[in-house]
């Protein structure tokens, strides 16, 4: 001086007038008034109702260990793999010896395992060379061993070196890697060190499926009150061995009725509605997430949908883009601007 990892903070300022919406006040007038995401509706849950609400089956979900949490699949710490020089980032991360599927071409084979090209030994048959009935070299065919060496391919039946052998192979050895014992450290995933075993061909469960654990439904257009206004309407089916409730079914519980079509009226207004698993700030415990205490604050409640409009000035020249019960995540979109910690390179001292 470059270049990057993480984690935080703000969301154009000021200042004038006009106007918009809630709350307070007898008025004047005072306080308040969209977000880091309010978006997507992917997940958790608080609340209301079904409802007095129970097992099972199927189904859905999560999936390393351990914690935090109202709760989650969030988050916070490990551990494992993996990917960067690192700082740091990702993981759909339970079992493949329960079982069934699948692994395309290529390739001799991808599982009931196998011999293209090679590699050694026997046999015969031609040709040369030596030599004298045997040798050796080269080519064929037969029958046998062989999987070490080439070749396919993502992946080839453990690897690497040494001995051994006709040639070879775990066929023996030593490390390595895999099984299995029980010690040691950790609360636990899981590390480490030994001992034995020549050793059960891989993969894939984001294929089915096996385990573990967890799960009712709708949803403020939920729900409650008030007020009004019409036709206490007409027709047809089932009907206690039966209907109707409950996400599907089955048991079970409750209650006495249920469906279907035609046709009439109402669509008003209170509410639910903002005081929260709330926000700061302090000390304390804990690696942290967080978790109780002490203290202060009140910070939107619209409902055809409230913060616009003008003026001056500054500047980082304003981008994504507006709450409709609420809240704790995750994902998406973005114009900048500051802060703090760490990591690598370069130069100079």
């Nucleotide at each position: 001086g470059g270049a990057g990892c993480c984690g935080g903070u703000c969301a154009g300022a000021c200042a004038a007038c006009c106007g918009c919406u809630g709350c307070u006040u007898g008025a004047c007038g005072g306080c308040a008034g969209a977000g880091g995401a309010a978006a997507g509706u992917c997940c958790g849950g608080g609340c209301u109702c079904c409802a007095c609400a129970g097992g099972g089956u199927a189904g859905a979900g999560u999936g390393c260990c351990a914690g935090u949490u109202a709760a989650c699949g969030u988050c916070u710490g490990g551990g494992c793999g993996g990917c960067g020089c690192g700082a740091g980032c990702c993981g759909a991360c339970g079992g493949a010896a329960a079982g069934u599927g699948c692994c395309a071409c290529a390739g001799a084979a991808a599982a009931u395992a196998u011999a293209c090209c090679g590699c050694c030994c026997g046999a015969g048959a031609a040709u040369g060379g030596g030599a004298u009935u045997c040798c050796c070299a080269c080519u064929c065919u037969c029958a046998g061993g062989u999987a070490a060496g080439g070749g396919u391919g993502a992946a080839a039946u453990g690897g690497u070196g040494c001995g051994g052998u006709a040639a070879g192979a775990g066929c023996g050895c030593a490390c390595c890697g895999c099984g299995c014992u029980g010690c040691c450290g950790g609360c636990a995933a899981c590390g480490g060190a030994a001992g034995u075993g020549g050793c059960a061909g891989g993969g894939u469960a984001a294929a089915c499926c096996c385990c573990a654990c967890u799960c009712g439904g709708a949803g403020c257009a939920a729900g409650g009150c008030c007020a009004a206004a019409u036709a206490g309407g007409g027709a047809c089916c089932c009907a206690a061995u039966g209907g109707u409730g409950c996400g599907a079914c089955c048991c079970g519980c409750a209650c006495c009725g249920g469906g279907u079509c035609c046709g009439g009226g109402u669509a008003g207004g209170c509410u639910g509605c903002u005081u929260g698993a709330g926000g700061c700030g302090c000390a304390u415990g804990g690696u942290g997430a967080c978790a109780g205490g002490c203290g202060u604050c009140c910070c939107a409640g619209a409902u055809g949908a409230a913060u616009g409009g003008u003026u001056g000035u500054c500047c980082g020249c304003g981008a994504c883009a507006g709450a409709a019960c609420c809240c704790g995540g995750c994902u998406u979109a973005u114009c900048g601007a500051c802060c703090g910690g760490c990591u690598c390179c370069c130069a100079c001292u």
Molecule: Bacterial RNase P class A
Organism: Pseudomonadota bacterium